The RNA shown here (SAM riboswitch aptamer (S box leader)) has 109 nucleotides and comes from Flavobacteriaceae bacterium UBA3611. Its Rfam family is "SAM riboswitch aptamer (S box leader)". About the family: The SAM riboswitch is found upstream of a number of genes which code for proteins involved in methionine or cysteine biosynthesis in Gram-positive bacteria. Rfam links the family to the GO term regulation of gene expression.

RNA sequence: AAGUUAUCAAGAAAGGUGGAGGGAUUAGACCCUUUGAAACCUUAGCAACCUCCCGCUUCUAAUCGGGAAAGGUGCUACAUUCUAUCCGCCCUGGCGGAAUAGAUAACAC
Numbered sequence: 001a002a003g004u005u006a007u008c009a010a011g012a013a014a015g016g017u018g019g020a021g022g023g024a025u026u027a028g029a030c031c032c033u034u035u036g037a038a039a040c041c042u043u044a045g046c047a048a049c050c051u052c053c054c055g056c057u058u059c060u061a062a063u064c065g066g067g068a069a070a071g072g073u074g075c076u077a078c079a080u081u082c083u084a085u086c087c088g089c090c091c092u093g094g095c096g097g098a099a100u101a102g103a104u105a106a107c108a109c
Stems, first nucleotide, its partner, number of pairs: 003107006013043005021032003026084004044076003049072002051068005080101001085098006
């Protein structure tokens, strides 16, 4: 690196170092950025995947509903920023759905 399952329109920022890029990749669009990008560090926070507790069911487990937040991850501009392939609807680019790709978690290896 590849596999399986689940989720992805919600939520949550300050400081320090740094010094020009960044929003995954390709193309287009749109945007952020010297009023300081990426990256790293500190502190704070969000969420609830792993974890724990209660309830329901049929004894347990699983599922489902509710709750907690110490620990392991993750995250803290914009829908995964939008579009790309397919289908449907309205009509001349918009809406909806699906797929692909990606991200994250748990498992597996």